[in-house]
Molecule: FMN riboswitch aptamer (RFN element)
Organism: Sporosarcina globispora
Parts: sequence; C1' cells; structure tokens
RNA sequence: GAUUUCCUUCGGGGCAGGGUGAAAUUCCCAACCGGCGGUGAUGAGGGUGUGCCCUCUUAGUCCGUGACCCGGUUUCAUUUUUUGAAAACGGUGGAUUUGGUGAAACUCCAAAGCCGACAGUGAAAGUCUGGAUGGGAGAAGGAAUGA
Repeated sequence: GAUUUCCUUCGGGGCAGGGUGAAAUUCCCAACCGGCGGUGAUGAGGGUGUGCCCUCUUAGUCCGUGACCCGGUUUCAUUUUUUGAAAACGGUGGAUUUGGUGAAACUCCAAAGCCGACAGUGAAAGUCUGGAUGGGAGAAGGAAUGA
C1' cells in the first nucleotide's frame, strides 16, 4: 500500500400566523424544508524554498445518483389459468434566470423566480397519516488479502 472479500455502526428536513368553510397543516394569503457522490473562483486553518502546497469546508435547480413507480428476465412459493415474494438488470421520473466582480462563475455576491414519488383523507398535501422498526445512494471504522 493497489485490488478484492467480509463485519459493525451511521445514513431526510419542513405549514408559525391568518382567511373561507359543515369540514382544509390538502384551497387562498403567508410560512417553512432541501438525501447521496462529483465539480467548484467561497470561507477557515496549517506549511513554505514566497513559486506554491496541504487539510477541512462551499450547488434543492450543473453532471451523476437513491427512495417511489413501471417492465420483462431468473429463482422460489402457490391450485391449471393465475397470484405472490426475492434478486440482478432496464425504463420512467422535477426545477434558474438577471445583474455584479473577474482571465474564467448556471457553484461566489445581490435580486427575483422555480421544483418536489405513491396511497389515504370530512376538501385537492414537498411539509399530516401510511407502506416504513422497511429500502437506500452512500459515509465512517474494523478484519482478511498483499499487485
């Protein structure tokens, strides 16, 4: 110390206040929230041979990705049709501009926008309830391996 395998732990936030109404955290005014990896001109700290280098940190809307949903395939279960479960794979799946600085910014600064699975509901949900004490991108630590 590459790589590979395994183990453990961790791994999502949010309707204040008001209006209408028989009824709404679902509508209206207003409020609030932003998974994970990458990039990155931010910020902080340290080193230095003063050239620069190292560490931590910086995007909901850029690139990729997870949850949700769909599909066939394989395996297993089931009473033929069929139905159910699991696995890997594939697919679907939202949203940004303007100005400033500058060599360079969709990331900085300023302003104004925009977006948010499915099912449920006394009334339409990013925020309530539920699948979910689930799954999960991944993160940290440890064990083995030893190109």